Molecule: transfer RNA
Organism: uncultured Opitutales bacterium
RNA sequence: CGGGCCGUAGCGCAGUUGGUAGCGUGCUUGCAUGGGGUGCAAGAGGUCCCGAGUUCGAACCUCGGCGGCCCGA
Numbered sequence: 001c002g003g004g005c006c007g008u009a010g011c012g013c014a015g016u017u018g019g020u021a022g023c024g025u026g027c028u029u030g031c032a033u034g035g036g037g038u039g040c041a042a043g044a045g046g047u048c049c050c051g052a053g054u055u056c057g058a059a060c061c062u063c064g065g066c067g068g069c070c071c072g073a
């Protein structure tokens, strides 16, 4: 320098026929226990890496950046 893949909740990930974002774990509260572990129930937590464009509408499509991993030179 060129190419490919990836970037979504604290962490690990799903969600791509474009339609208002979810699972596990963790966290908070409550109940059960003498307490803990553990189990059950409820809840909080996200500008979907950044910017622009297309569209009635973008995590998803297009373009340009940034970062990570891999391959090539």
Stems, first nucleotide, its partner, number of pairs: 001072007010025004019056001027043006049065005